[in-house]
RNA sequence: AGUCGGCCGGAUGGCCGCCCGCACCGAUGCCGAAAGGUGGUGCGGGAGGAAAGUCCGGGCUCCAUGGACAUGCGGUGCCGGAUAACGUCCGGCGGGCGAAAGCCCAGGGACAGUGCCACAGAGAAUGAGACCGCCGCGGUGCGUUGCGUUUUGCCGCGGCAAGGGUGAAACGGUGCGGUAAGAGCGCACCGCGUCGCCGGCAACGGCGGCGGCACGGUAAACCCCACCGGGAGCAAGACCGAAUAGGGACGGCGCGAGACCCGCGCCAAUGCGGACUCGGGAUCGAUGUCCUGAUCUGGCCGUCCGGGUAGGUUGCUUCAGGCGCCGGGCAACCGGCGUCGAAGAUGAAUGGUCGUCACGCGCGGGCAACCGCGCCACACAGAACCCGGCUUACAGGCCGGCU
Repeated sequence: AGUCGGCCGGAUGGCCGCCCGCACCGAUGCCGAAAGGUGGUGCGGGAGGAAAGUCCGGGCUCCAUGGACAUGCGGUGCCGGAUAACGUCCGGCGGGCGAAAGCCCAGGGACAGUGCCACAGAGAAUGAGACCGCCGCGGUGCGUUGCGUUUUGCCGCGGCAAGGGUGAAACGGUGCGGUAAGAGCGCACCGCGUCGCCGGCAACGGCGGCGGCACGGUAAACCCCACCGGGAGCAAGACCGAAUAGGGACGGCGCGAGACCCGCGCCAAUGCGGACUCGGGAUCGAUGUCCUGAUCUGGCCGUCCGGGUAGGUUGCUUCAGGCGCCGGGCAACCGGCGUCGAAGAUGAAUGGUCGUCACGCGCGGGCAACCGCGCCACACAGAACCCGGCUUACAGGCCGGCU
């Protein structure tokens, strides 16, 4: 200097004021339509590492009833483990960054299929492509020359894709040989493909043989594959009090049978209601099918109109809880023993004030340690059913490991 992890993020005394719990005492008063609420004294307790975001996963509550198959929708995506669970965490593998410690990865599949790769460029995916160029042959102009020859420019034909250029990316890379000039054309190494062996639970790694070998990239594009998944949420839900209209209209579906029993009615009548049994039908986690259970059969489905209640109590804090020690494990974490009980408000409590000290800042003195004076009370920021994570914000300070 860097990097990783942990902790603190004010303390204390007095006075006054709040909320909760426990004990004791008081009152029959007050508020309220009711349910219900409300007093005093003493003791004890009273916001966070993120209480934030509402991004995940659950506990809990209700719908409500579960199973199988298929489809749809949503989520995750290397391997192995941890966990109540997760998209979290731990350990490893592969890739990238970094000098290293470390950090990051929306990490399965491109030969199942479809789409896209703009512009630039000669050419952008079945074997493509010639702008500047390189080489060969022929012709021709200028210069040189006694002739031949030679340098250079232009034109035509043929060969090349190695060099340069364009681009995010150019149909393998570097080097050597070879060639008229070149090219995996050949060779070595790398890369790629394939086969085998070894190590590892595995992802994967190592070694060796063979093959000159290319149909690129992109899936936080559609998609395919594997695995997982009901919905709504404490404003859930329960109880008490009060009030109202168990409302109305339209459309659709359904609205059976039976021996006996009970009640009412009837007596030339044999009906109505209840209970029971069977059958059919309707509704019940995205859809369909099969099964099962519950409710109803004066019910269900769809649309529209309209009415009552915003009161009170509860849910409400003992939990996958915190701390210490021991054992297992690389670790996440698991097990055992002991100990502790750390907020429950409801328009929303934990505040105000005085003093002292700490931290910090400024000035002065002093070599320094330190002393004096003044300022300040300074970070991000307040539970609302609870818990495990992730993400974001954070003045200042302390401790430890590694490079």
Background
A computed fold for a 403-nucleotide RNA from a soil metagenome, annotated as Bacterial RNase P class A. The sequence is in RNAcentral, with records from MGnify.